[in-house]
RNA sequence: UCCACAACUUGGCAUACCCGUCGCGAGGCGGGGACGCAAAGCCUCCGGUCCAGGGAUCGCAAGAUCUUCCGAUAGCGGGGUUGCCGGU
Numbered sequence: 001u002c003c004a005c006a007a008c009u010u011g012g013c014a015u016a017c018c019c020g021u022c023g024c025g026a027g028g029c030g031g032g033g034a035c036g037c038a039a040a041g042c043c044u045c046c047g048g049u050c051c052a053g054g055g056a057u058c059g060c061a062a063g064a065u066c067u068u069c070c071g072a073u074a075g076c077g078g079g080g081u082u083g084c085c086g087g088u
Base pairs, nucleotide, nucleotide: 004088005087012037013036017032018031019030020029021028022027035075041081042080043079045078046077047076048073049072050071053069054067055066056065057064058063
């Protein structure tokens, strides 16, 4: 210095739900709140799931279905990257 693994310290994050706000929506952000988390820090590169703005099809219409475009999810998994304590 690198890898693997256990305990500990200082601490960290925040699910459901509620309020506000933004968004067509999935959902984001702020406050409250803690189900959990050792990367629940960060990044959509791969797979998954979700949405349906745009597009396609059907329909007189209302609307329905599909979607590889635009998106959401890093607290779905993989991958990348950074990192606290401290022993073997």
This is a predicted structure of an 88-nucleotide RNA (c-di-GMP-I riboswitch aptamer) from a Pseudomonadota bacterium. The prediction has a mean pLDDT of 79. Its Rfam family is "c-di-GMP-I riboswitch aptamer". About the family: GEMM was predicted in a large-scale screen for bacterial structured RNA regulatory elements.